[in-house]
RNA sequence: GCUGAAGUAGCUCAAUUGGCAGAGCAACAGAUUUGUAAUCUGUAGGUUGCGGGUUCAAGUCCCGCCUUCAGCU
Numbered sequence: 001g002c003u004g005a006a007g008u009a010g011c012u013c014a015a016u017u018g019g020c021a022g023a024g025c026a027a028c029a030g031a032u033u034u035g036u037a038a039u040c041u042g043u044a045g046g047u048u049g050c051g052g053g054u055u056c057a058a059g060u061c062c063c064g065c066c067u068u069c070a071g072c073u
Base pairs, nucleotide, nucleotide: 001072002071003070004069005068006067007066010025011024012023013022019056027043028042029041030040031039049065050064051063052062053061
């Protein structure tokens, strides 16, 4: 330099044919316990890597850029 894959909550990952952005773990609060852990209930947490485009509507489609991984040279 070329090709491919990936980028979504603090972490690991979903999101079907473009149609309300979710789960588990973690965090916080409460219940339970002499107390902690475990368990149960609840709450909060997102510029969907960045910038544009298409569309009534984009995490999803198109273009450019950035980062990571793999392969080729």